Background
The RNA shown here (small-subunit ribosomal RNA) has 1513 nucleotides and comes from an uncultured bacterium. Its Rfam family is "Bacterial small subunit ribosomal RNA".
RNA sequence: GCUUAGAGUUUGAUCCUGGCUCAGGAUGAACGCUAGCGGCAGGCUUAAUACAUGCACGUCGAGGGGCAGCAUGAAUGUAGCAAUACAUUUGAUGGCGACCGGCAAACGGGUGCGGAACACGUACUGAACCUUCCUUUAAGUGGGGAAUAGCCCAGAGAAAUUUGGAUUAAUACCCCGUAAUAUAUAGAAGUGGCAUCACUUUUAUAUUAUAGCUCCGGCGCUUAAAGAUGGCAGUGCGGCUGAUUAGGUAGUUGGCGGGGUAACGGCCCACCAAGCCGACGAUCAGUAACUGGUGUGAGAGCACGACCAGUCACACGGGCACUGAGACACGGGCCCGACUCCUACGGGAGGCAGCAGUAAGGAAUAUUGGUCAAUGGACGCAAGUCUGAACCAGCCAUGCCGCGUGGAGGAUGAAGGUCCUCUGGAUUGUAAACUUCUUUUAUCUGGGAAGAAAUCCAUCUUUUCUUGGAUGGUUGACGGUACCAGAUGAAUAAGCACCGGCUAACUCCGUGCCAGCAGCCGCGGUAAUACGGAGGGUGCAAGCGUUAUCCGGAUUCACUGGGUUUAAAGGGUGCGUAGGUGGGCAGGUAAGUCAGUGGUGAAAUCUCCGGGCUUAACCCGGAAACUGCCAUUGAUACUAUCUGUCUUGAAUACCCUGGAGGUGAGCGGAAUAUGUCAUGUAACGGUGAAAUGCUUAGAUAUGACAUAGAACACCCAUUGCGAAGGCAGCUCACUACGGGAAUAUUGACACUGAGGCACGAAAGCGUGGGGAUCAAACAGGAUUAGAUACCCUGGUAGUCCACGCUGUAAACGAUGACAACUGGGUGUUAGGGAGGUUAACUCCUUAGUACCGAAGCUAACGCGUUAAGUUGUCCGCCUGGGGAGUACGGUCGCAAGAUUAAAACUCAAAGGAAUAGACGGGGACCCGCACAAGUGGUGGAGCAUGUGGUUUAAUUCGAAGAUACACGAAGAACCUUACCUGGUCUUGACAUCUACGGAAGUCUGCAGAGAUGCGGAUGUGCCUUCGGGAGCCGUAAGACAGGUGCUGCAUGGCUGUCGUCAGCUCGUGUCGUGAGAUGUUGGGUUAAGUCCCGCAACGAGCGCAACCCUUGCCCUUAGUUGCCACCAUUUAGUUGAGCACUCUAAGGGGACCGCCGGUGACAAACCGGAGGAAGGUGGGGAUGACGUCAAGUCAUCAUGGCCCUUAUGACCAGGGCUACACACGUACUACAAUGGUGUAUACAGAGGGUCGCCAACCCGCGAGGGGGAGCUAAUCCCAGAAAGUACAUCGUAGUCCGGAUUGGAGUCUGCAACUCGACUCCAUGAAGUCGGAAUCGCUAGUAAUCGCCGAUCAGCAUUUGCGGCGGUGAAUACGUUCCCGGGCCUUGUACACACCGCCCGUCACACCAUGGAAGUUGGCUGUGCCUUAAGUAGGUAGUCUAACCGCAAGGGGGGCGCCUACCACGGGAUGGUCAAUGACUGGGGUGAAGUCGUAACAAGGUAACCGUAAAGC
Repeated sequence: GCUUAGAGUUUGAUCCUGGCUCAGGAUGAACGCUAGCGGCAGGCUUAAUACAUGCACGUCGAGGGGCAGCAUGAAUGUAGCAAUACAUUUGAUGGCGACCGGCAAACGGGUGCGGAACACGUACUGAACCUUCCUUUAAGUGGGGAAUAGCCCAGAGAAAUUUGGAUUAAUACCCCGUAAUAUAUAGAAGUGGCAUCACUUUUAUAUUAUAGCUCCGGCGCUUAAAGAUGGCAGUGCGGCUGAUUAGGUAGUUGGCGGGGUAACGGCCCACCAAGCCGACGAUCAGUAACUGGUGUGAGAGCACGACCAGUCACACGGGCACUGAGACACGGGCCCGACUCCUACGGGAGGCAGCAGUAAGGAAUAUUGGUCAAUGGACGCAAGUCUGAACCAGCCAUGCCGCGUGGAGGAUGAAGGUCCUCUGGAUUGUAAACUUCUUUUAUCUGGGAAGAAAUCCAUCUUUUCUUGGAUGGUUGACGGUACCAGAUGAAUAAGCACCGGCUAACUCCGUGCCAGCAGCCGCGGUAAUACGGAGGGUGCAAGCGUUAUCCGGAUUCACUGGGUUUAAAGGGUGCGUAGGUGGGCAGGUAAGUCAGUGGUGAAAUCUCCGGGCUUAACCCGGAAACUGCCAUUGAUACUAUCUGUCUUGAAUACCCUGGAGGUGAGCGGAAUAUGUCAUGUAACGGUGAAAUGCUUAGAUAUGACAUAGAACACCCAUUGCGAAGGCAGCUCACUACGGGAAUAUUGACACUGAGGCACGAAAGCGUGGGGAUCAAACAGGAUUAGAUACCCUGGUAGUCCACGCUGUAAACGAUGACAACUGGGUGUUAGGGAGGUUAACUCCUUAGUACCGAAGCUAACGCGUUAAGUUGUCCGCCUGGGGAGUACGGUCGCAAGAUUAAAACUCAAAGGAAUAGACGGGGACCCGCACAAGUGGUGGAGCAUGUGGUUUAAUUCGAAGAUACACGAAGAACCUUACCUGGUCUUGACAUCUACGGAAGUCUGCAGAGAUGCGGAUGUGCCUUCGGGAGCCGUAAGACAGGUGCUGCAUGGCUGUCGUCAGCUCGUGUCGUGAGAUGUUGGGUUAAGUCCCGCAACGAGCGCAACCCUUGCCCUUAGUUGCCACCAUUUAGUUGAGCACUCUAAGGGGACCGCCGGUGACAAACCGGAGGAAGGUGGGGAUGACGUCAAGUCAUCAUGGCCCUUAUGACCAGGGCUACACACGUACUACAAUGGUGUAUACAGAGGGUCGCCAACCCGCGAGGGGGAGCUAAUCCCAGAAAGUACAUCGUAGUCCGGAUUGGAGUCUGCAACUCGACUCCAUGAAGUCGGAAUCGCUAGUAAUCGCCGAUCAGCAUUUGCGGCGGUGAAUACGUUCCCGGGCCUUGUACACACCGCCCGUCACACCAUGGAAGUUGGCUGUGCCUUAAGUAGGUAGUCUAACCGCAAGGGGGGCGCCUACCACGGGAUGGUCAAUGACUGGGGUGAAGUCGUAACAAGGUAACCGUAAAGC
């Protein structure tokens, strides 16, 4: 000085585990939209693919012979007086093409193929080495010789090129001389050191060198020694993946001796030995240039290796050498191969991974530019030449950095846009307009750099020489660029993405699970902040987004820094090798460790400080850092190592003790089956019920005896033993182990344990036995829709034994082994000790075993001295679900199979524990006309009515299990009416506003089906401030009206249902990480969460109950229209009188478990009783908690949105809603004698009535008509109650039952009864004789039965609907097993749309990836063989040969040729491995509505699951 951020997503909710995804940074990027300027950087990541064209390495005349070309001079000739021009000659001069020669070309520049290696990095070593040019020092530079390019002549060839002859030079070549601190050999002495040897001094012998040029200054050449630089070689350490690659290696490892190299070395060769490498990963396979560094990260790490810098490798593919100081050589050579080009077809040429550029590939990467001015390089004495190195410019927003697109004022908050609750407001927004200011940038004009200092030239000066110094001059590609000044004028300059959450930013319209979006979760099915557009907003900005990749977040491989009972994960168990770890004390060493010092860690980068470009990016200087390696000196606690010692860990001996420990042998009884005999007779057996089966040939049963095999009841236990698997009758033999006490011995001998070895249930396999029971498979019988199952009858492998395999289990405590530490309590097993009146027993202790629990731990459940607590050591294992414990490969196995063990693809979850619900063919308790016990029905008939369906122009619409269906509808002939057909209207049938006219209204004619159209007559009112106004009518234009059109899944309100069930919640407190719990559970009790008691709860609210209405008893008050006991009167409470009674309607009383007895916890309460009109809520009603069903209703009403507007609105006529093969619901009437009919006769309550109820009386058989009294009602009317009762008749029949249907005649209402009303009378007289499966109501004044009234209403419901009223008036309830519904507690759960749930597998279809497969194709590679190009080495009998030797012959040496060895390419054979492909085939995955079943989740309806076997439906 720096320093660690999270979020979304599994669930109804929670905590945890765990994956997926996002926010950040980065890039040699690409793509989309957009684009003003500048600076600094960067720019083929793909095809090391192929390349047209130009350039990229030349230079030196002071090495040489020379002179083709250029220039100059000279000479000659021609023209000319001359100047001059032209031609020829001349190397004389400047210079110079080609050639000989020297140096360079091995640098610089490019690329990343190969390579897993001493290639790279780092450190060390070379006593095993080389080094041109450069520097220093020392010495030398003498004498000869032979050629050969060029040039010339003559040829070959299309060309490339080449042959022969003649002649010539050198700093080219050769020889001789001289020479050492060089080299070689042989010695002597000394010093030092890694094993070799080195150094110093020294002796002898032998060998080896040179080149000249010059402007006279110098530059060169040779030898030796040293330096510097550059290289070469060796070694330690470091950095990829795979073991589904475990063994590899014959020059291999080493030695001796040679060869070779600059040098060590199997580098190469001959011989000898048999070594060498490897689980600390050899070999093989795949991938990769390495590093400084770069990106990210808090760091540790992880990923990468563009640009810049260091190293390596390569230069069309492969091989080879030559030259040289240096190469096995990018722009050199030879050969082979592929490809391209030229060709006269005979032959030749070429290598951009140099700079530009082209083609191709690709998502993708630039100019065939300028200059050597600077920096650097080659050559040169130098001038200088060359330099696609380099410096510059061009192109590209590819990146980083900077600047700008204006600043200030400005509210009629303009217009326009958008939105809204729309006479108006909000927002865009000080934004614009407008006023004023500035001028960066762009444009124009002018000025104008630094980068340049040298070399060189000139002059001067210094110096013995070399040389040094000064002055002046010369040199700029970039470039008239940077920069500066001036002019003009806001003038030239803003986009992109996003706006559901994560994540900053919201509205409208369009669309309607479509179109589309999406990083994850997920949006879209008519009100989408999620799609598309718009307005507005947010973010960044000359850029913004997307895609790809890396790091981060991810503590999600965990060294820092994770886990393993149940989430993924402890090996089935032990023994034990390597390895890892290891008790006490003392001493030595100093490997680890720590500290100091030295060397190194290139530069650049990063960090800090400072400086330069106006700033920044960028650049420069300095410091720090580079956490590393090496060396050295020291420290010694710990670890290690060595030495000595100790006893507590471990082990041994002696003694005691325990047990279903193991192996072998023998023995035993019960049961079962079979057999024989006997007794005995008809069944047995089996099940939910049956059947198959056995049995009159005598079963079952019973008795006796015999045989066989297997297993060992009781004891038996949360018992014991064993490493685990596992072990159980008794006895014996052998054997292993645990525990305890005291003593003795050894002296750390220990723990764990990768590989390895051994053991290892059941099933299974092999061979041979055995075979009683049981029992896969199999057969039969049942069950069932089916039943290849569950149940039953049989039954074979097997179950048992011996031997050998297999090696797996839910092999589980789902908990590895060992050791230490950390409160307790209880039971039990096996020992020991102490105490005790030796009895019971008590206390202590060791080892096991089980339960409860403290602290602590845990996600929770739970664990808790037998840890899942706190620690240590070692091993195994895990890293989302599925695919899959599968495929392929390997190993093992007789087989079955086991073990080891992936990937493609696919999903956003899968999972653990706990919570509250719901559910269960789970449990406990309780209630209800829920069942049962009764009673009456429905379902059969006829008819009424509603619905479905069908039909129709229309049969308007809604309601749909319970909770639709005599429901909306408390009343469809027209109207209603919403439907259909036809005829009409368009500011409208209805509302408000404006203007004009007219009172309004009334009567009436014609046409028409009517709506309507055309007319006629009458009438002129009210208020007034005289302007007009109110109401009504008509006309005109537009704002608007109107809609029973859609959406009840946008809504309000209202309603149904669970259910009049007893529940539903809250505050505070407490418990829990949390969801939540507690309260509300428990014991009683109740109709009740009603009350009492208890309790970490204490209280409260909505419900229950009560308060309200009605009814049942009594009292008080009041008596008209009510009543009548007494007194009169009368046909009659009719009247007088009265208000006692009834009644009416106001107010009170009464009932509270209050009293008594019993039960109960002394409570709450229950049971019984008394009294009472009524007794335990007296009966009935109203009253419906939190909520459920997206329940019902947009057609009661209201209402958002959408839709129609000469029509989906409005009016009219007619029709339809009343149809009719059929199906269902709800009623009515019946089928008869408890009845029908007739006659007579008794008793209610509650209602209604003036557009009404309608009396008496008359007419009609009757419906009804006439009539008119009374009544606005305790007065009058509707109004006769009926069942009942009395008498009579019918006599069990399709009837004197039943009344449908049909015919005829009528009445009433109404404009109108045809479609389509009700009623009356006469006639007709259908089905039906009590109703299958099934199903409904009802517990007392109830069911059943009987009639009366009302609403609706012109009319139409008594014979049927609905609502009310009274009359008559039962039966039964043992009880809660069962059905249905509900309440509370508990339990299981894989359900949460909540069991009408969830969910499995085959089959069918579509798509996807993948395994097998007769094979086919290709890549890489091993082994062995053949063939040998170029080249090198060796040999050489063929041939050629200048320098040297020799008088010569010849020799020496060399070249060519040939041969041998090695070897590239190529060819044949045979293996390995990888990839692609393959008819067919296997499983797997995915896919809104396919098929078959229902395996799992609840006791899932046979508990589930694990291992194994079998079957193949």